The RNA shown here (Fluoride riboswitch aptamer (crcB RNA motif)) has 81 nucleotides and comes from an Acidobacteriaceae bacterium. The coordinates come from a structure-prediction model, not an experiment, and the mean pLDDT is 75.
Formats: sequence, structure tokens, C1' cells
RNA sequence: AGACUGGAAGGUGACGGAGUUCACCUUAACCGCUGUCCUUCUCCUCUUUUGAGCCGGACAGAUGAUGACUCCUGACAGGGA
Repeated sequence: AGACUGGAAGGUGACGGAGUUCACCUUAACCGCUGUCCUUCUCCUCUUUUGAGCCGGACAGAUGAUGACUCCUGACAGGGA
């Protein structure tokens, strides 16, 4: 000097904040799901086409302010006074 491990502290868990708790991360954790289409590659095949699968991209759709529990705030919908 570096690696590994531990502690403290901090951060993250598809849209805000707080408390509690769980999980994860130490520059990472996190950056969701479904359908259709496009596309490199791979597999099947004597060859091609077709088909199937993975990564990536585009479009459309559904649920939810929580990772979980409770509360507050904001938005939307319905009802009552």
C1' cells in the first nucleotide's frame, strides 16, 4: 500500500414525509409488472422459411404515495352532515 473481516455511521427497497421494524448496500443496494412489435445471438432442421429462447429497444395496458405496520400530507372517486 492492497485484500478480507468487524464496528460505527449513512444510504436503498417502481411517485412525498414521520415513527417502528425487516431486508439489502458501502459507491453499491435501487431503477417494477403484463401484452404486442422490432432486433443481434442461440437452439431445432440436409438447406431455407417457420417456430422457440435470452439480452436490448419501441409502443400500449393494469395495480400502488407503505418493503411491512401505523400516522400525516397531496391527488382522484363515491356518500353523508
The organism belongs to Acidobacteriaceae, within Bacteria.
Rfam family: Fluoride riboswitch aptamer (crcB RNA motif). Gene Ontology terms of the family: positive regulation of gene expression and response to fluoride.
It was read from a public genome assembly, where an Rfam model found it.